[in-house]
Large-subunit ribosomal RNA, domain V from a Candidatus Altimarinota bacterium, 582 nucleotides, folded computationally. Its Rfam family is "Bacterial large subunit ribosomal RNA". Rfam links the family to the GO terms ribosome and structural constituent of ribosome. RNAcentral holds the full RNA, with entries from ENA. Taxonomically the source falls in Candidatus Altimarinota (Bacteria, Bacteria candidate phyla). The prediction has a mean pLDDT of 83.
Context: one part of a larger RNA
RNA sequence: CGCGCGGUAGGACGAAAAGACCCUAUGGAGCUUUACUCUAGCUUGACAUUGAAUUUUUACUUGUCUUGUGCAGGAUAGGUGGGAGACUAUGAAGCCACGACGCUAGUCGUGGUGGAGUCGUCGGUGAAAUACCACUCUUGGCACGUGAGAAUUCUCACCUUGACCGUAAUCCGGUUCGGGGACAGUGUUUGGUGGGGAGUUUGACUGGGGCGGUCGCCUCCAAAAGAGUAACGGAGGCGCGCAAUGGUUGACUUGCGUCGGAUGGAAAUCGACGUCAAAGUGUAUUCGCAGAAGUCAGCCUGACUGUGAGGCCUACAAGCCGAGCAGGGACGAAAGUCGGUGAAAAUGAUCCGGUGUCUGCACGUGGGUGCGGCAUCGCUCAACGGAUAAAAGUUACCCUAGGGAUAACAGGCUAGUCAGUCCCAAGAGUUCAUAUCGACGGACUGGUUCGGCACCUCGAUGUCGGCUCAUCGCAUCCUGGGGGUGAAGCAUCUCCCAAGGGUAUGGCUGUUCGCCAUUUAAAGCGGUACGCGAGCUGGGUUCAGAACGUCGUGAGACAGUUCGGUCUCUAUCCUCCGUGCG
Numbered sequence: 001c002g003c004g005c006g007g008u009a010g011g012a013c014g015a016a017a018a019g020a021c022c023c024u025a026u027g028g029a030g031c032u033u034u035a036c037u038c039u040a041g042c043u044u045g046a047c048a049u050u051g052a053a054u055u056u057u058u059a060c061u062u063g064u065c066u067u068g069u070g071c072a073g074g075a076u077a078g079g080u081g082g083g084a085g086a087c088u089a090u091g092a093a094g095c096c097a098c099g100a101c102g103c104u105a106g107u108c109g110u111g112g113u114g115g116a117g118u119c120g121u122c123g124g125u126g127a128a129a130u131a132c133c134a135c136u137c138u139u140g141g142c143a144c145g146u147g148a149g150a151a152u153u154c155u156c157a158c159c160u161u162g163a164c165c166g167u168a169a170u171c172c173g174g175u176u177c178g179g180g181g182a183c184a185g186u187g188u189u190u191g192g193u194g195g196g197g198a199g200u201u202u203g204a205c206u207g208g209g210g211c212g213g214u215c216g217c218c219u220c221c222a223a224a225a226g227a228g229u230a231a232c233g234g235a236g237g238c239g240c241g242c243a244a245u246g247g248u249u250g251a252c253u254u255g256c257g258u259c260g261g262a263u264g265g266a267a268a269u270c271g272a273c274g275u276c277a278a279a280g281u282g283u284a285u286u287c288g289c290a291g292a293a294g295u296c297a298g299c300c301u302g303a304c305u306g307u308g309a310g311g312c313c314u315a316c317a318a319g320c321c322g323a324g325c326a327g328g329g330a331c332g333a334a335a336g337u338c339g340g341u342g343a344a345a346a347u348g349a350u351c352c353g354g355u356g357u358c359u360g361c362a363c364g365u366g367g368g369u370g371c372g373g374c375a376u377c378g379c380u381c382a383a384c385g386g387a388u389a390a391a392a393g394u395u396a397c398c399c400u401a402g403g404g405a406u407a408a409c410a411g412g413c414u415a416g417u418c419a420g421u422c423c424c425a426a427g428a429g430u431u432c433a434u435a436u437c438g439a440c441g442g443a444c445u446g447g448u449u450c451g452g453c454a455c456c457u458c459g460a461u462g463u464c465g466g467c468u469c470a471u472c473g474c475a476u477c478c479u480g481g482g483g484g485u486g487a488a489g490c491a492u493c494u495c496c497c498a499a500g501g502g503u504a505u506g507g508c509u510g511u512u513c514g515c516c517a518u519u520u521a522a523a524g525c526g527g528u529a530c531g532c533g534a535g536c537u538g539g540g541u542u543c544a545g546a547a548c549g550u551c552g553u554g555a556g557a558c559a560g561u562u563c564g565g566u567c568u569c570u571a572u573c574c575u576c577c578g579u580g581c582g
Base pairs, nucleotide, nucleotide: 001582002581003580004579005578006577007576010574011573012572014569015568022403023402024401025400027399028398029395030394031393032392035200036199037198038197039196041193042192043191045189046188047187048186049185051154052153053152054151055150056149057148058147059146060145062143063142064141065140068137078136079135080134081133082132085119086118087117094113095112096111097110098109099108100107101106158180159179160178162176163175164174165173166172203215204214205213212232216238217237218236219235220234221233239384240282241341242340246300247299248298249297250296251295252294254278255275256274257273258272259271260270280289281288283346285344286343287342304327305326306325307324310321311320312319316385329338330337331336352378353377354376355375356374357373358372360371361370362369363368410457411455412453413452414451416450418446419445420444421443422442423441427437428436464539465537466536467535469531470528471527472526473525474524477502478501479500480497481496482495483494484493504518505517506516507515508514545563546562547561548560549558550557551556
């Protein structure tokens, strides 16, 4: 070295299981609720099944009776008309008692007594006699009737205990004694309640996701001198206002500084000079604007109707500019200007519906109804190209499709952070920067920390600590050699060389770490997938059970705590160990 055999498990990102963590899906399911929309059930009114009577309330018709006070006036005059008489032994006036009304003045009724009168036409009043009659308003009473409501009673629907019969029958039917009773029950329908049940929704962007923030429009920078151009890049605004802040014609010039000037001051109004647009522009910014687009005045309503050559922009849909023509106007002497506002923001498609209007259309026609054209109104549809008129959560009980397009471990890149070295040397060190320490700063190295990025791996690269077994680096803990010293010696301090060997046992904690106890020459720091689970463990973390605290209405949740909780693999190849043969 080759070929066997026996071992051991470091590697073959070993095998197994289309990762259970994480994200994505206009995927699913379980559960919750003051998510949305329904719904069983319960409840409620109406009507039907459903009949009778009485009482009472109320509305109405008819009849009858009754009520009615402004002032003046005999006094409590409802209105209008007729009217010269009306009532009375069938008991007038007056008196007594009771009742009703009432503006407390009286009016009306009933009964008794009484025994012959009472009232009107006349003066005053807007209106004349309740003397009498008719119609009628208003208040209230009574009677008949009708309707409605409430209460009570009845029995005939309907319900039902018991007994008997069909009948050998706990059903059903019939008969019957009772009990209830137009209720209950049932049907149709109205309202309420209703996670008991059902179906669903619960946005996207995002240096993983969540939390936070944002989502449309305008202005500037980024933007690299045509246009355009991204980021959770840097800054600000808008979701209007204005009937004048619009049109036209005419006129005017701001702001600031200096100086001068009564009250008068930093600042009011006045004048001169200088500056030259710095002012102003309804509101952000940019670009504009001077006999102006700024400021003021006169007259007006073009903040018009019908159109529109031609363009800008642009995936579409939209958006933007626009001469000219026609109509009828405003201002101006005229030329002309005017289809809002110095420009660029001040917004919302379609459907559906409302309103006005039109010689329009359909239903054979009129009426009517529906539709259409034109004009206009109703959306923080703001997640602003708007899924519906209408929608929140939770899952550790979870599932599926996928993703290393995207997180947690490890690796990689980077090196802010970290560790280390060097430079400068203010200062400390009694004096003296450099024995030792070293501010403010600077230059590097390393790749052990916390990070950033998201490059292999999600058809799986098992994660902390311990055990076992190690191997490497040196920025050396001990042992070895040396320099300096603020080295007398001992013991330290610091630097240089050096990796040969060595480098603790216990207590607490899952701990690494750390603290403590006792040793030691010393009890080094790191790398090796924070070495090592196809070597072991499984205490921690990180499934399903349960509990506490806290949060949540709840389902549930918590780098909060607590008890419990399946660690599979017969070694093909490489590496390694032992052994046999050649």